[in-house]
RNA sequence: UGUCCCCGAGGGCAACCUGUCCGAAAGGGCAGAACCGCAAAGCCAUGGGUCUAAGGCCGUACCGGCUAUGAUCGCCAGGCUGCAGGG
Numbered sequence: 001u002g003u004c005c006c007c008g009a010g011g012g013c014a015a016c017c018u019g020u021c022c023g024a025a026a027g028g029g030c031a032g033a034a035c036c037g038c039a040a041a042g043c044c045a046u047g048g049g050u051c052u053a054a055g056g057c058c059g060u061a062c063c064g065g066c067u068a069u070g071a072u073c074g075c076c077a078g079g080c081u082g083c084a085g086g087g
Stems, first nucleotide, its partner, number of pairs: 005087003012038002017032006035074001042080003046077003049072003055067005
């Protein structure tokens, strides 16, 4: 000095909930707030999982079933990047 693992100073992020806006919904943006939360809770939907079902298809109109091109990286895996000091 490099790589990997562990700890985590300064600092960072922000679940639930509330308000508002967007969205068909799941969910998301912003503000407040702070989890017996996060060392990648920074970024990427690539694989799996999960959620939703506007549109489409099917049934028999009400309605029901199936379906992701929607969503989730704070579900898991994978990829890219990053942090004083110490072990």
Model confidence (mean pLDDT): 83 of 100.
The RNA shown here (c-di-GMP-I riboswitch aptamer) has 87 nucleotides and comes from a Clostridia bacterium.
It was read from a public genome assembly, where an Rfam model found it.
Of the family's consensus pairs, 95% are formed in the model.